[in-house]
RNA sequence: CGUGCGCACGCGCCGAAUCCCGCAAGGGAACCGGGGAACCACCUACAUGGGGUGAAUCGCGUGUCUUUCGCGGUGGAGAACACCGCGGUUGACGCGCGUAGGAGACCUUCCUGCUCCGAACCCGUCAGCUAACCCGGUAGGCGAGAAGGAAGGAAAGG
Numbered sequence: 001c002g003u004g005c006g007c008a009c010g011c012g013c014c015g016a017a018u019c020c021c022g023c024a025a026g027g028g029a030a031c032c033g034g035g036g037a038a039c040c041a042c043c044u045a046c047a048u049g050g051g052g053u054g055a056a057u058c059g060c061g062u063g064u065c066u067u068u069c070g071c072g073g074u075g076g077a078g079a080a081c082a083c084c085g086c087g088g089u090u091g092a093c094g095c096g097c098g099u100a101g102g103a104g105a106c107c108u109u110c111c112u113g114c115u116c117c118g119a120a121c122c123c124g125u126c127a128g129c130u131a132a133c134c135c136g137g138u139a140g141g142c143g144a145g146a147a148g149g150a151a152g153g154a155a156a157g158g
Base pairs, nucleotide, nucleotide: 011143012142013141014140018029019028020027021026030138031137032136033135034134035133040128049126050123051122052121053120058098059097060096061095062094063093064092065091068088069087070086071085072084073083074082075081101117102116103115104114106153107152108151109150110149111148112147
């Protein structure tokens, strides 16, 4: 000097997930989500129901398993049945490459770049929109050059 890990105080990011009162239980504000008329919209059947939060959808390829069909082989008295191989086919999962869309240091908008994300969960056969009204949530997880330009603000300093 660089890097990794841990702790503390700050700063900041994704997200609705913050603030106040109270000894506590809990309550309030604010933000967020769901249900719920008229009007409008949809109006059938089937199948692998349908729906919600969220940016997180939709494709292509591939591997395994699987649905079903065909062909071949083996066992078998047998056109029964079982197993194996190949091909088509259905669905699920894993992996890879994309993608609708989303995030990134004062704030908003625009332009040009760069780096990332493109998940997960819930309801339980049920829900279009939706005034009144009703019911819930306020978690969790991260970061250590955070790019440049324009307009309008904010803050700080003078």
The RNA shown here (c-di-AMP riboswitch aptamer (ydaO/yuaA leader)) has 158 nucleotides and comes from Streptomyces apricus.
RNAcentral holds the sequence, with entries from Rfam.
Its mean pLDDT, the model's own confidence on a scale to 100, is 80.
Its Rfam family is "c-di-AMP riboswitch aptamer (ydaO/yuaA leader)". Gene Ontology terms of the family: regulation of gene expression and cyclic-di-AMP binding. About the family: This family represents a conserved RNA structure found upstream of the ydaO and yuaA genes in Bacillus subtilis and related genes in other bacteria.